A computed fold for a 411-nucleotide RNA from Luteitalea pratensis, annotated as Bacterial RNase P class A. It matches the Rfam family "Bacterial RNase P class A". It is annotated as a ribozyme. NCBI's taxonomy places the organism under Bacteria, Pseudomonadati, Acidobacteriota, Vicinamibacteraceae, Luteitalea. The prediction has a mean pLDDT of 77.
[in-house]
C1' cells in the first nucleotide's frame, strides 16, 4: 500500500432575524387577600436549555406508601472461579470449550451411574443393546472337477460304462464376530501393529477417559506419575435434583391547601303565632311557600403546591490496582416542561448524491483510480427528556484518534 481487530471520541459549523421553557432583573396592569404576601399577564436579559441512544421498559437500586414475630412450602430467577459495586442477570482478571494464519471474537458454562420421561424419519438396532449385509467355521449338499475296484466294445492303439471315495461354484441349516458396508443429527471410547477361522481391549503402544495420591494455584483448574481394558450416547432452554437470591405496588409513588354539587354529623331557628326565597341595597307592601333552611366540621373530587432535581453528580490531578474500580484534593453547577418548551426562515461554509466541462495515473483495450471548476438537489443518521440512577438490549448518515494483526512492495 492493502485488509483486518479492538478501544476512545465526535454527532454538521458560523452569522443575522423572529419566537419558545426556566432562572433572575424590572414596572406595577389584573386576581386574592386585614396584610405580610401569593398567582397570572407585560417588559428586559451579556444566563441556562435533550441523547449516545433520552427508546425498548428487560434487569438492579435510590425514592415512596402498604404488608410482614419467626420459620417453612409454593413459585420466580440465577448457575465455571476469584474480584469489583449501594446493588445487579452488570462490569473486569482468570480458567475451559469453540472459531480466526493473527490482533482478537463468542459461550445460560452445576448435576445425565438419584429418579421419572424423550431421541421423529431412516436404520438390525437409539440403550437391560442388537445382527440387515458382509466375513468366518461346522454340517448337509446339487451342478462340476479328480481319483477310481470292476465291467463292455476292439487285432490293437484307444474308446465308452462305473459301485465307491475326496474336492466342492451356488444354495440350505447351525454357530463365531461387530473390523468392513449401509442408515442417521447421534451408533456403545480413537489410530496402529500383534493376535486370530474371521474378528474383538483379546494383547500391546499412544492418544482420550475413570479413580488415586503428589507437584503448582486462594479458586476453577493445570501439570506430570500410577492405576483400572473401559464403566451406562444425546438433550436438563424436559420434568426434576443441589446451591443461592427473591414480599407487593409504583412519582398517575406520595404530602400538603381545598371550590360548586350531592350525600355525613353537630349545633341553631322554622312547622300556619309563617323559616326561607323573588320583587335592583333598606323599610313597609306584594306574590312564592309548607318543610324545611342557616351556620360549624370532617371526608373525598376539580383545581393548586409539592416530591423536581446537588446527584451512588461532571471534569482534572495523585496513589493503590494487570483491570473493572476505589481513596484523597481541586474545580463546576450542568433541562425542570405538564396536551408538554428546546423551534422556524435566510445566507456563507462544510460534508454527500447526481449532472456537465477538463486534468493526471494505470491499463493493448474496455475500465478503474484520483484532482479541479461550473450548475442542480424535497440531501444532512437514528432518535428526542417526564422522579433520578448503574447496567443490558436494539436504531444509527458519516467522521476524528489511538493501540494492534496479517500481507505485499522499497530502502
Nucleotide at each position: 500500500g492493502c485488509a483486518g481487530u479492538c478501544g476512545u471520541c465526535c454527532a454538521g459549523g458560523c452569522g443575522a432575524u423572529c419566537g419558545c421553557u426556566g432562572g433572575c432583573a424590572g414596572a406595577g396592569g389584573g386576581a386574592c387577600g386585614c396584610g405580610a404576601g401569593u398567582c397570572c399577564g407585560c417588559u428586559g436579559u451579556u444566563c441556562a436549555g435533550a441523547g449516545g441512544a433520552a427508546a425498548g421498559u428487560c434487569c438492579g437500586a435510590a425514592c415512596u406508601c402498604c404488608g410482614c414475630a419467626g420459620g417453612g412450602c409454593a413459585g420466580u430467577g440465577c448457575g465455571c472461579c476469584g474480584g469489583g459495586u449501594a446493588a445487579c442477570g452488570c462490569c473486569c482478571g482468570g480458567g475451559c470449550g469453540g472459531g480466526g494464519c493473527a490482533a482478537c471474537c463468542c459461550g445460560a458454562c452445576g448435576g445425565a451411574a438419584a429418579g421419572u420421561g424423550g431421541c421423529a424419519c431412516a436404520g438390525a438396532a437409539a440403550a437391560c443393546a442388537u445382527a440387515c449385509c458382509g466375513c468366518u467355521c461346522g454340517c448337509c449338499g446339487u451342478a462340476g472337477c479328480u481319483c477310481g475296484a470292476g465291467c463292455c466294445c476292439g487285432c490293437a492303439a484307444g474308446g465308452g460304462c462305473g459301485a465307491g471315495a475326496g474336492c466342492g461354484a451356488a444354495g440350505g441349516c447351525g454357530a463365531g464376530u461387530a473390523a468392513g458396508g449401509g442408515u442417521g443429527a447421534a451408533a456403545a471410547g480413537g489410530u496402529g501393529c500383534g493376535g486370530u477361522a474371521a474378528g474383538a481391549g483379546c494383547g500391546c503402544a499412544c492418544c482420550g477417559c475413570g479413580c488415586g495420591g503428589c507437584c503448582g494455584g486462594c479458586a476453577a483448574c493445570g501439570g506430570a506419575c500410577g492405576u483400572g481394558g473401559c464403566a451406562g450416547g444425546c438433550a436438563a432452554a424436559a420434568c426434576c435434583c443441589c446451591g443461592c437470591a427473591c414480599g407487593g405496588a409504583g412519582c398517575a409513588a406520595g404530602a400538603c391547601c381545598a371550590a360548586a354539587u350531592a350525600g355525613g354529623g353537630a349545633g341553631g331557628c322554622g312547622c300556619u303565632c309563617g323559616a326561607g326565597g323573588a320583587c335592583g341595597g333598606c323599610c313597609c307592601g306584594u306574590c312564592c311557600g309548607a318543610a324545611g333552611c342557616c351556620u360549624c366540621c370532617g371526608g373525598g373530587u376539580a383545581g393548586g403546591u409539592u416530591g423536581c432535581u446537588c446527584g451512588a453528580g461532571g471534569c482534572c490531578g495523585u496513589c493503590a490496582g494487570c483491570a473493572a474500580u476505589g481513596c484523597c484534593g481541586g474545580u463546576c453547577c450542568c433541562a425542570g416542561a405538564g396536551g408538554a418548551a428546546u423551534g422556524a426562515u435566510c445566507g456563507c461554509c462544510c460534508g454527500c448524491c447526481c449532472g456537465c466541462g477538463u486534468g493526471g495515473c494505470u491499463g493493448c483495450a474496455a475500465g478503474g483510480c484520483u484532482g479541479c471548476g461550473c450548475g442542480g438537489g424535497u440531501c444532512g443518521a437514528c432518535a428526542g427528556a417526564a422522579u433520578u440512577c448503574g447496567g443490558c438490549u436494539u436504531a444509527c448518515c458519516g467522521g476524528a484518534c489511538g493501540a494492534c494483526u496479517g500481507c505485499c512492495g522499497c530502502a